Description:
This is a predicted structure of a 73-nucleotide RNA (transfer RNA) from an uncultured bacterium. The coordinates come from a structure-prediction model, not an experiment, and the mean pLDDT is 80. It matches the Rfam family "tRNA". It is annotated as a transfer RNA. The sequence was found in a public genome assembly.
RNA sequence: GCCGAUGUAGCUCAGUUGGUAGAGCGGCACAUUCGUAACGUGCAGGCCGACGGUUCAAUCCCGUCCAUUGGCU
Numbered sequence: 001g002c003c004g005a006u007g008u009a010g011c012u013c014a015g016u017u018g019g020u021a022g023a024g025c026g027g028c029a030c031a032u033u034c035g036u037a038a039c040g041u042g043c044a045g046g047c048c049g050a051c052g053g054u055u056c057a058a059u060c061c062c063g064u065c066c067a068u069u070g071g072c073u
Base pairs, nucleotide, nucleotide: 001072002071003070004069005068006067007066010025011024012023013022019056027043028042029041030040049065050064051063052062053061
């Protein structure tokens, strides 16, 4: 330099071929226990990498860029 993949909650990942997003672990509270852990219940936490475009409406489609990563040279 060329061709791809990925980017969504603190972490690991779903998600819908467009209609304002979920799980597990983790965190907090409560209950339980002599106490801790585990189990149980509930709560908080993200407007989806950035900027534009299309659209009534974009996490999803298109473009550019950024980051990480794989391959080729």